[in-house]
Context: one part of a larger RNA
RNA sequence: GGAACGCUGGCGGCUUGCUUAACACAUGCAAGUCGAACGAUGAAGCCCAGCUUGGUGGGAGGAUUGGUGGCGAAGGGGUGAAUAACACGUGAGCCACCUGCCCCUGACUCUGGGAUAAGCGCUGGAAACGGUGUCUAAUACUGGAUAUGUCCCAUCCCCGCAGGGUGUGUGGGUGGAAAGAUUUUUCGGUUGGAGAUGGUCUCGCGCCCUAUCAUCUUGUUGGAGAGGUAAGGGCUUACCAGGGCCUCCACGGGUACCCGGUCUGAGAGGGUGACCGGCCACUCUGGCACUGACACACGGCCCACACUCCUACGGGAGGCAGCAGUGGGGAAUAUUGCACAAUGGGCGGAACCCUGAUGCAACCACCCCGCGUGAGGGAUGACGGCCUUCGGGUUGUAAACCUCUUUUAGCGGGGAAAAAUCUUUUGUGACGGUCCCUGCAAAAAAAGCACCGGCUAACUACGUGCCAGCAGCCGCGGUUAUACGUAGGGUGCAAGCGUUAUCC
Repeated sequence: GGAACGCUGGCGGCUUGCUUAACACAUGCAAGUCGAACGAUGAAGCCCAGCUUGGUGGGAGGAUUGGUGGCGAAGGGGUGAAUAACACGUGAGCCACCUGCCCCUGACUCUGGGAUAAGCGCUGGAAACGGUGUCUAAUACUGGAUAUGUCCCAUCCCCGCAGGGUGUGUGGGUGGAAAGAUUUUUCGGUUGGAGAUGGUCUCGCGCCCUAUCAUCUUGUUGGAGAGGUAAGGGCUUACCAGGGCCUCCACGGGUACCCGGUCUGAGAGGGUGACCGGCCACUCUGGCACUGACACACGGCCCACACUCCUACGGGAGGCAGCAGUGGGGAAUAUUGCACAAUGGGCGGAACCCUGAUGCAACCACCCCGCGUGAGGGAUGACGGCCUUCGGGUUGUAAACCUCUUUUAGCGGGGAAAAAUCUUUUGUGACGGUCCCUGCAAAAAAAGCACCGGCUAACUACGUGCCAGCAGCCGCGGUUAUACGUAGGGUGCAAGCGUUAUCC
C1' cells in the first nucleotide's frame, strides 16, 4: 500500500473493498412528471325520480387510466478500452462563436384556417407490430396584419496598425405571439438588449521508451473561387503553384487516459495516478444521421459483423464498463438489503410523484485510530516443569490466598439531536429502541505470533549425526550443534504477528 498467503483473534469508531476477462450475463430495480395545455375515460360517497325495497334511470362530483401536447431524458451513474494528442496541465486569445431553464430590462400578446391521435367499425399477423374507413380537441400544425431585430443598399459620427468595429443614428426591400386555471392573484407566450452559467475554436510552454525506426508527406504546404458550420480554417471540393516537416529527432514501433494529489526522501529527486475532486474518452464491435438550446445520444433510431433468445419458419427480440446478483478468469475483492427522513436532481403553481444519485444498514482485522483482557497486597520464595557442580538455581509476586474495581461484552429501565421545509392546524427519522444516560451481578467472558550464531534485542538441555533439515547475506549440520527438531527459559511486537511480490 486498493495487497495476498500462514497461524491467531475481545470490543468500538472511521474508511476502503474485481488491480485479472472493455469476458458472457438469468432475475429485479436504476427517468420520469404535468389534468392549472387538450379531447376522452369516468370509481367511491352525495342528491332526485319511480317503484318490483334493492337495484334501475338521471344529476352534480371528480379518484383513475391509455392517448395528443410540454419539460426532462445530453443530467446524475459506471469504466479506462482507445488516445503520445491542444487529450491533459498552465497561461493567454476570439475584430471568428453558440448558450434551454435562471436574473435585470424595453416593446407586444390582433385576426383567420385545415387536419390528426385517442375513441368507434372492419380487418392482417403465431408474435412483435400493424392496415383501412369515420368522428374530435389543444399552449399540436398553419395563413394574414403589426415591428425597436437580422441581411442588403445609401448616408452621418466616433474608434482601430489593418482586415474592420461601435451607435436603441437616419432613409428604402424580407419573418414572429397561445392561451390556461384560480375566481383574484399568480403561472405563462413572442421579439429585442444586457448578465450569469455552460460549451466550441485558436495559440505559447510543459508532457514516457526506442536510431537494431533517417527521412516523411499529395489534401500533402500555400493561393484564390464555391460549398459547409454557431464560428475562423484544406473542414470539403474543382483549378493553380511546388511547397511543408526533420538529428533542437520528423516519420515509424512499443507502452500509457491526464492532473490536483499520493508513497518515499533532510532535501533535490525517484515511484505512482485505487478512494475523493477537475478534465477527456468510451457505453457489445464498426459506421450513420434524426430530434433538440445542447448528442452524432449507456438504459433513443437506422445499417452491418459476432453472440444469445423466441417462432406457427413467414418473421421478430436483446446489449449490467448503472445497483445488487450469476458463471468464468484469478493469489484475491462484499448484500439479488432499508429509505427518500436529510442533501441534491427531474416534473409540477403546489401537495405530491420519481430518484440503486444520495443517506443508511449487512459482510471482511483490508488500512488507520482508541479501549480492554484487571488493580493493590501477598515468601514457607508452595506444588509442578527445566537446569544442576546435587549445595542449589530458575520459572517467580508469578500462582494460591486477602482486599478492591467493573471499562468493554451480558441483562433491566429511560431514551435522543440531526426537522428545516411543507402544511390552516395536526403532523413528518430509513438509520433505530441506534448513540447516549442509568441500575444489576461476578474477575467473572476476552492473547497470540515471530525470533534467540553475527548483522540484531534475546541461552541452556535433549534428540539427530553432511542425515533430517535451516538459510535475507555470511553460512550451519560428518557424535560436545547457543544456527536442524523438541522442551524450559528469554527477546520483540501485540489483536495482531510473520512471509511473499512490488515502490522509495
This is a predicted structure of a 504-nucleotide part of an RNA (small-subunit ribosomal RNA, 5' domain) from an uncultured bacterium. The full RNA is in RNAcentral, with records from ENA and SILVA.